A computed fold for a 1509-nucleotide RNA from Euleptes europaea, annotated as small-subunit ribosomal RNA.
The source organism's lineage runs through Eukaryota, Eumetazoa, Teleostomi, Euteleostomi and Euleptes.
Model confidence (mean pLDDT): 83 of 100.
Rfam family: Bacterial small subunit ribosomal RNA.
[in-house]
RNA sequence: AGAGUUUGAUCCUGGCUCAGGAUGAACGCUAGCGGCAGGCCUAAUACAUGCAAGUCGAGGGGCAGCAAGAUGUAGCAAUACAUUGUUGGCGACCGGCAAACGGGUGCGGAACACGUACAUAACUUACAUAUAACAGGGGUAUAACAUUGAGAAAUUAGUGCUAAUUCCCCAUAGUAUUGUUUAAAGGCAUCUUUGAAUAAUUAAAGCUCAGGCGGUUAUAAAUAGAUGUGCGUCUGAUUAUGGUAGUUGGUGGGGUAAUAGCUCACCAAGCCGACGAUCAGUAACUGGUGUGAGAGCACGACCAGUCACACGGACACUGAGACACGGGUCCGACUCUACGGGAGGCAGCAGUAAGGAAUAUUGGUCAAUGGACGCAAGUCUGAACCAGCCAUGCCGCGUGAAGGAUGAAGGUUCUCUGAAUUGUAAACUUCUUUUAUUUGGGAAGAAAUCCUCUUUUCUAAGAGUGUUGACGGUUACCAAAGGAAUAAGCACCGGCUAACUCCGUGCCAGCAGCCGCGGUAAUACGGGGGGUGCAAGCGUUAUCCGGAUUUACUGGGUUUAAAGGGUGCGUAGGCGGGUAGAUAAGUCAGUGGUGAAAUCCUUGAGCUUAACUUGAGAACUGCCAUUGAUACUAUUUAUCUUGAAUAUUGAGGAGGUGGAUAGAAUAUGUCAUGUAGCGGUGAUAUGCAUAGAUAUGACAUAGAAUACCGAUUGCGAAGGCCAUCCACUAUACAAUUAUUGACGCUGAGGCACGAAAGCGUGGGGAUCAAACAGAAUUAGAUACUCUGGUAGUCCACGCCCUAAACGAUGAAUACUCGACAUUAGUAAUAUACCAUUAGUGUCUAAGCGAAAGCAUUAAGUAUUCCACCUGGGGAGUACGAUCGCAAGGUUGAAACUCAAAGGAAUUGACGGGGGUCCGCACAAGCGGUGGAGCAUGUGGUUUAAUUCGAUGAUACGCGAGGAACCUUACCUGGGCUAGAAUGUGAGAGAUCGUUCUGAAAGGAAAUUUUGUAGCAAUAUACUGUCAACAAGGUGCUGCAUGGCUGUCGUCAGCUCGUGCCGUGAGGUGUUGGGUUAAGUCCCGCAACGAGCGCAACCCCUAUCUUUUGUUGCCAACAGGUUAUGCUGGGAACUCUAAAGAAACUGCCACCGCAAGGUGUGAGGAAGGAGGGGAUGAUGUCAAGUCAUCAUGGCCUUUAUGCCCAGGGCUACACACGUGCUACAAUGGACGCUACAAUGGGUUGCAACACAGUGAUGUGAAGCUAAUCCCAAAAAAGUGUUCUCAGUUCGGAUUGUAGGCUGCAACUCGCCUACAUGAAGCUGGAAUCGCUAGUAAUCGUAUAUCAGCAAUGAUACGGUGAAUACGUUCCCGGACCUUGUACACACCGCCCGUCAAGCCAUGGAAAUUGGGUGCAUCUAAAGUUGGUAGCUGAAAGGAGCCACCUAAGAUGAAAUCAGUAACUGGGGCUAAGUCGUAACAAGGUAGCCGUACCGGAAGGUGUGGCUGGA
Repeated sequence: AGAGUUUGAUCCUGGCUCAGGAUGAACGCUAGCGGCAGGCCUAAUACAUGCAAGUCGAGGGGCAGCAAGAUGUAGCAAUACAUUGUUGGCGACCGGCAAACGGGUGCGGAACACGUACAUAACUUACAUAUAACAGGGGUAUAACAUUGAGAAAUUAGUGCUAAUUCCCCAUAGUAUUGUUUAAAGGCAUCUUUGAAUAAUUAAAGCUCAGGCGGUUAUAAAUAGAUGUGCGUCUGAUUAUGGUAGUUGGUGGGGUAAUAGCUCACCAAGCCGACGAUCAGUAACUGGUGUGAGAGCACGACCAGUCACACGGACACUGAGACACGGGUCCGACUCUACGGGAGGCAGCAGUAAGGAAUAUUGGUCAAUGGACGCAAGUCUGAACCAGCCAUGCCGCGUGAAGGAUGAAGGUUCUCUGAAUUGUAAACUUCUUUUAUUUGGGAAGAAAUCCUCUUUUCUAAGAGUGUUGACGGUUACCAAAGGAAUAAGCACCGGCUAACUCCGUGCCAGCAGCCGCGGUAAUACGGGGGGUGCAAGCGUUAUCCGGAUUUACUGGGUUUAAAGGGUGCGUAGGCGGGUAGAUAAGUCAGUGGUGAAAUCCUUGAGCUUAACUUGAGAACUGCCAUUGAUACUAUUUAUCUUGAAUAUUGAGGAGGUGGAUAGAAUAUGUCAUGUAGCGGUGAUAUGCAUAGAUAUGACAUAGAAUACCGAUUGCGAAGGCCAUCCACUAUACAAUUAUUGACGCUGAGGCACGAAAGCGUGGGGAUCAAACAGAAUUAGAUACUCUGGUAGUCCACGCCCUAAACGAUGAAUACUCGACAUUAGUAAUAUACCAUUAGUGUCUAAGCGAAAGCAUUAAGUAUUCCACCUGGGGAGUACGAUCGCAAGGUUGAAACUCAAAGGAAUUGACGGGGGUCCGCACAAGCGGUGGAGCAUGUGGUUUAAUUCGAUGAUACGCGAGGAACCUUACCUGGGCUAGAAUGUGAGAGAUCGUUCUGAAAGGAAAUUUUGUAGCAAUAUACUGUCAACAAGGUGCUGCAUGGCUGUCGUCAGCUCGUGCCGUGAGGUGUUGGGUUAAGUCCCGCAACGAGCGCAACCCCUAUCUUUUGUUGCCAACAGGUUAUGCUGGGAACUCUAAAGAAACUGCCACCGCAAGGUGUGAGGAAGGAGGGGAUGAUGUCAAGUCAUCAUGGCCUUUAUGCCCAGGGCUACACACGUGCUACAAUGGACGCUACAAUGGGUUGCAACACAGUGAUGUGAAGCUAAUCCCAAAAAAGUGUUCUCAGUUCGGAUUGUAGGCUGCAACUCGCCUACAUGAAGCUGGAAUCGCUAGUAAUCGUAUAUCAGCAAUGAUACGGUGAAUACGUUCCCGGACCUUGUACACACCGCCCGUCAAGCCAUGGAAAUUGGGUGCAUCUAAAGUUGGUAGCUGAAAGGAGCCACCUAAGAUGAAAUCAGUAACUGGGGCUAAGUCGUAACAAGGUAGCCGUACCGGAAGGUGUGGCUGGA
């Protein structure tokens, strides 16, 4: 000091989360020792038991118990019994002092309670100290005790006796108290101090060991308190036209230690409050503690100071002190009880129960420190000091150290004959002994009191002897002994965040602080190994601070992210121009007082160190007082003119209010002309019209709105304001002088104004038009469109008070480059130019901004004041209050829920956005498919199986270029198990052949006993056996993969380097203007270049040349044949197959800057890429393929492998794709006659001959092919026939007889002949191909192959068209641009009702409870006051009465909380229903306010906005 998380990526805003520190903690796992600290945070709940406040015999009477003594009786005695206060001492009692301290707790209390600083001229103070003075005399009670009673007890009544340092009376008395009179001085208002005179009143206690200890009065000081005041001290305004009647003040009485409404009578009507009264909630306060850089924020355990409380309340008594924790009285609740009456109070120390996540021993001692009493000894002391329990925290120590590589074994992992890691780790060797264990030694904490002595006036000081230790039978500490011996865990390892692998699991189990992991290869779950971090602890949970500048004083913001009030006027408040003087409140400086101690910090010291303890210093940032300074602020005095205002002159304007008037249009009415339609729409219909519409003309009536001017104009505070004229009225601006002299700015509350819609009353009502009705559209259409139409729209008056009331930009002042346009003025001779003032706009620099953008009209630089914001949703909702006639407005939460929501910009994709362009994309044509029959593929169904894959385009005559067996992967059945194949080793021998069984595979048996090479050893071949390996799998995953392929698309695109621009994602280049088939080329340009694509290079083909000349060719020459290049020969031609040539807009004309284009241009075989092929950029579709092959992982191993037979892949109500054949005369049939090219052939092609109607068979020449064969080309041509028919069309289907292949044609082949002769007469919606040697049509060949289901596929040639105006539309694509809420990218996103589950919440008849105030009744104890009866000699007392009052009861009301039938909305929840409102022009632009309507999103009206074009 930061990090993660919104996005495809980016910047910003903004929340959530994490890393740090801390704790009186708790929980989980674990645990060796010591030191120092800490330990009921919850129930101020209830408490058994013990202890926590007593002491004094030197105050007193006494003597119950104990001890000693004395006396008596009994006894020899020991001893026992009795008597005796005689002594020590002392229970109980009287008396004194203490018990008001110490100890506990934090209920209450928002207050002079606390903190701090002052004040008391308004006060008290026992014991202790100092000073002064005094202590004379007398009296009668009472407890104890004795005795008689009551009662369970606690306790209590009567009678009798008695003492005191108890009580009472008299005397004495002033520096005391009170009253009166008086003098002086001082101060701060009441007053204070000192003096004098006089009157009245009040004291005392003794004891003694003879040393002492006490008593009374007064004063002083100390200590401790009491009271008052300033300042500080939590939250809520959904607590404010508020609160207060002893309330605020005065006079007088009472009362107190003392002031005072403290209390009472009377008088006045005040007092507090937006600087927050009152009310409600919460809370002990502080020194300090935690955290933080600090400012702050949170807290207030332990320790210390203060306060409050003591079962819940009230009250007083005693006393120096209490309204009293271990005292009293009363009321109440609770507990005990003998039911009659009584008793009790752990928030003291232990302890118990309960509550709770949770907090200790019914311990020791007064040795020390301190306290009470006492002359003292001493007693008491759960204060205190110690110990016990607890890792609760902090601190320290240890669990060993050095060496040691066969890098052991084992574990784990891997690329597995072997490596890596655990790991110098272990073993092993050497060393050490803290700690633990055993033994021995062993402190400090203790100095006193006391006693004796000395000094001393008193007080006190000193010396000496002795006494005192709970901790502590193992104290701390020291020494010795032996021996590595006695001692390591916890969490984590996806990122943040240090640390990685294997197995298991398979959106399961689970993890998770946030993001998020898990759906078969999980570094994220669980386990193992390994590693990382901390360590006697480690993690988790909870809470606080930090990070968070995320409440911003330090230190934030408000155009679009949350956020400027709709606008003005103005109150309080805040802020405020120049000069001079005064004051010194703020401010600054010095000094003094205070700021308790502890804490923190610095520096020393003491425990072996540290924690801890402690000395000193600093600090305590504060408050008070005082002295000074005077720049600034303030106050005040004087003055100034520039801020502000006023006057004068001028001119401007849709500024406002009222009145009058005008024309156009619309509607209606009347009349006229006139006839059949009008109107309306995308197209219709509703509607109007022969009872005369629409149209046209004239006249009349009504209401509303004001064309042109007119604009980026003007005016107004905003809302808003447009015909013309008049009246009244307000105002910005300019110019000029003059006047006032800071009069100013802002503005919480307040007041006023405030579009549209809406409301009330009364008018008015032409148009338009929510609602409503009808007609359309539609799946529906509560809409968009149309026809009507009511409120309303208009006026007057009164309400409402909200809008995207927007510049989404508060007001004011000052400053900061420029350009242009425009409105109103001014100056100048001027309509021009220029200057200037005030507006209104556009562009732009610096600067600012997240960017878009803003930019003298700031979103720049500064100042002042106001308003507002703090994640999204819930929600501008609920409740409350307030305003309103209502609708509603204003103010305005929470529970719960999410990890985002959001702004700007970027790249894509998309749009029923735009522009440009292309393509058999449309159009123009030709021919098909869709209808029929059949073939073939697919789906579906069926089946034992119908193996598997391919499924929009981009599956469906596809893998398959050929399923009868085989293929074959499927099914049924029969078999085999190191297996059907190959390799290695061992050992054996042959194999072949034979027999039986079986459907076959296989099984069983018998017989025979090796081959080849070599001289041999041996090697090798074959067959089966054995053994160990490597098997095998068309099983799964194409979403783990390679390779290959389809598609966009043969579309023109896709990128890079450097530079430049931008915070960045990115952009530029690649865009623009032209051009092209093309990112093809040219020009321009912050770009310059380059790469993959395009093109070209390659192949075929069209022309020519050269070369070659057999098997091809034959022009010329020769020979020969019925005929044929048949032969000799030839090398011309065709052809063969090699090499070249040729085409480049090169030439011409025109257009153009160029690139290039146009041309029935020339030339040329070919002309603008001549035609065709191969060639497929970056990428997209998790496209296809694990069944071509390869391959990771998983699964299987007497089976999911292998062999065999048979079956199936060929099924068949049906649906679809691709084809073939047709429906006929441009044809069918029969004859005759022509013209190709590419291919194939020895397991072959087969001429030819013969047989057969034929398929074919028999024989057979030639050919390993430019030689022979397949081989006939067919359409075509020509002739004959058929004559429009289900036919001489069409050939399905079926029957019979054959042929061929093959072990085998039943399931299930092809072909032939004869016979049979189905549907079908040109095909609905829809849809496909094709732009030239193309479509159409005709045949031929080949691969696969024994044969063939081929009508398929791949090639080959023959014949050979039509049409293209063009780019509006459909489809696909390219580029630019625009919008976007999409990025899985429109097959996107997303809204609302309804239905289901869960959750929190509002209302609610009612009901339960809490606290608070008020009123009334009743009223204990108690103080005070009063008082005839009773008592007393009296004082007085008892009793009674009155006031006040706790508690109680009742009543009405407000308030808070809980529950609640029912009810409202809200939130959340992989795959529910209905629609499709929004995002693109979202298919009717959207949104805001308002009103009405509708299942729902929503629709419509009206006004507004651009955040639309």